Model confidence (mean pLDDT): 83 of 100. This is a predicted structure of an 82-nucleotide RNA (transfer RNA) from a Nocardioidaceae bacterium. It matches the Rfam family "tRNA". The family's RNA type in Rfam is transfer RNA. The literature on the family includes a 1993 paper in Trends Biochem Sci by Hou, "The tertiary structure of tRNA and the development of the genetic code".
[in-house]
This record gives sequence, C1' cells and structure tokens, in this order.
RNA sequence: GGCAGGUUGCCCGAGUGGCCAAAGGGAGCAGACUGUAAAUCUGCCGGCUCAGCCUACGUUGGUUCGAACCCAACACCUGCCA
Repeated sequence: GGCAGGUUGCCCGAGUGGCCAAAGGGAGCAGACUGUAAAUCUGCCGGCUCAGCCUACGUUGGUUCGAACCCAACACCUGCCA
C1' cells in the first nucleotide's frame, strides 16, 4: 500500500430502516434477607422543566418523512496479501 472484518452506555455484548435511551450479563446505587459479610431476591442505572422533551451507537457529511442500522470520506483495532 491492497483486501476483508470490526468500532454500541462505566465494562462485556445482542441489535432486522419506524415497535430503540438500545436485549442480556457484569460493575455501581438503593432496598429485602442475614449476627456481620458473601450468596440470593427486588428496584434503579444518559439528561431534563419527566403524558413528554432533549441528546446519544468512532468522527464528519449524505440518502430518507424517519438512520445505531443504508451510502461516502476519514480515524482507530484485528486478520490476510504484497
């Protein structure tokens, strides 16, 4: 340099154009239980002025009524080729 795959919340990880602030697990916070702790169970776990609104899936653009999802460029990671 070329080709292929990948990049999602604090971490891992699923994710089909609308049903997605996004399954599930871990961590964390609160509670139940327990002599204490662990284990187990329940709730919460982006922000706000909380029926709802805003922002967000590497970055920046684009397509679309609508994008984590499709397209382009770029950045980074892995593998293969040279």

The sequence was found in a public genome assembly.